About this RNA:
RNAcentral holds the sequence, with entries from Ribocentre. FMN riboswitch aptamer (RFN element) from Candidatus Microgenomatota, 152 nucleotides, folded computationally. Lineage of the source: Bacteria > Bacteria candidate phyla. Rfam family: FMN riboswitch aptamer (RFN element). From the family's description: The RFN element is a highly conserved domain that is found frequently in the 5'-untranslated regions of prokaryotic mRNAs that encode for flavin mononucleotide (FMN) biosynthesis and transport proteins.
């Protein structure tokens, strides 16, 4: 380097002196605010290095490489609940439900991704109906890094 196992650690943000307003009662309604897990993709942006140009006192444009890196609504995962199978158990595991949500316009060779406008999503339970309050949850996980033993 690679690949398999095992260990430890990490892994989810938001309603403000609980906004206004309605009510008997709302961090739940309505206005307004405000948040956006992992992993991949990407024409953001940085930053170095090359090459052409132009300019000139060490600059600037553009290209092309390389690193770093960029998405709540593009692509696949997680978490809840249920219905089996395997199993003494732990645990593996297969189907269903829930849980989602993006256009319109520029720009350009090319935009799902870049810039502009506007709109939209957001699990069960409890409660005056909740992504934001309380709970399950000091739990669970997609997954990250560090390490160890083994192989080549």
């Nucleotide at each position: 380097c690679u690949a398999u196992u095992c260990u430890u650690u990490c892994g989810g943000g938001g309603u403000u002196u609980a906004g206004u307003g309605u009510g008997u009662a709302a961090a739940u309604c309505a206005c307004a605010a405000u948040c956006g897990g992992a992993a991949g993709u990407a024409a953001a942006a940085u930053c170095a290095g090359g090459u052409a140009c132009c300019a000139u006192c060490u600059g600037g444009u553009a290209c092309c490489u390389g690193a770093u890196g960029a998405a709540c609504u593009c692509u696949u995962c997680g978490a809840g609940c249920u219905c089996g199978g395997u199993g003494a158990a732990a645990a593996c595991u297969g189907g269903g439900c829930a849980c989602g949500a993006g256009u319109a316009g520029g720009u350009g060779c090319a935009a799902c991704u870049c810039c502009u406008a506007c709109a939209g999503c957001g699990a069960c339970c409890g409660u005056a109906a909740a992504g934001u309050c309380g709970g399950g949850a000091u739990a669970a996980a997609a997954g990250a890094a560090a390490g160890a033993a083994u192989g080549u």